Predicted 3D model of a 72-nucleotide RNA (transfer RNA) from an Elusimicrobiota bacterium.
RNA sequence: GGGCCAGUAGCUCAACGGUGGAGCAAGCGCCUCUUAAGCGCGAGGCUGAGAGUUCGAGUCUCUCCUGGCCCA
Numbered sequence: 001g002g003g004c005c006a007g008u009a010g011c012u013c014a015a016c017g018g019u020g021g022a023g024c025a026a027g028c029g030c031c032u033c034u035u036a037a038g039c040g041c042g043a044g045g046c047u048g049a050g051a052g053u054u055c056g057a058g059u060c061u062c063u064c065c066u067g068g069c070c071c072a
Base pairs, nucleotide, nucleotide: 001071002070003069004068005067006066007065010024011023012022013021018055027041028040029039030038048064049063050062051061052060
């Protein structure tokens, strides 16, 4: 230098172009003499940045950024 993949909650991952969810963690409560375990509740997102297409974009297109792999 070229190609491919990934980037979404604190972490690991979902999400036919039509209200962005789950598990774990953290918080609160129940249980327990207490802790842990277990059970329940409810919060937490400018979807890496910027543009474009579209009535509507996490999703499609383009440019950049970060990380990984391959080639040279």